[in-house]
Molecule: FMN riboswitch aptamer (RFN element)
Organism: [Eubacterium] cellulosolvens
């Protein structure tokens, strides 16, 4: 240099201003925001992460009980040990499964991604119904960066 493994940081924004009202940043008018990786530069194409469920896989204990291998016994019962099965708890979160939106028109070899132009979307919990508030969260985590240990070519 390159893989790996371990480290050490990073890693999401966002209701101004007005109406209704006992009471809404939750309704209504407007405002306003946009994680990562891949691709012609993406909220909407492909994937991923966070939420939610759930069985199934690994692993660790425990239980039960049938099978099994082996000692102790002449030997059978029994008792110990090995392994397998079920069962049930925990941990890991590998793995499944639920959970949102684009269209037209230019310009290009090549854009649902660039221009213009008109839509659309947004987890659980909590509260007068919330993409923006307060909560879990001083959490996780997709992934980006660095340092250079180890280890192997």
């Nucleotide at each position: 240099a390159a893989c790996g493994a371990a480290c050490u940081u990073c890693a999401g924004g966002g209701c101004a201003g007005g109406g209704u009202g006992a009471a809404a940043u939750u309704c209504c008018c407007g405002a306003u925001c946009g994680g990562c990786g891949g691709u012609a530069a993406a909220g909407u194409c492909c994937g991923c992460a966070a939420g939610c469920c759930u069985u199934g896989u690994g692993c660790a204990a425990c239980g039960u009980u049938u099978c099994u291998g082996a000692a102790c016994c002449u030997a059978c019962a029994g008792u110990u040990u090995u392994g397998a099965a079920c069962g049930c708890u925990g941990c890991a979160u590998c793995g499944g499964g639920c959970a949102g939106a684009c269209c037209c028109g230019g310009u290009g070899a090549g854009a649902u991604u660039c221009c213009g132009g008109g839509a659309c979307c947004g987890a659980c919990a909590g509260u007068a119904u919330a993409g923006u508030c307060u909560g879990g969260a001083u959490g996780g985590a997709a992934g980006a960066a660095g340092a250079a240990u180890c280890g192997u070519u």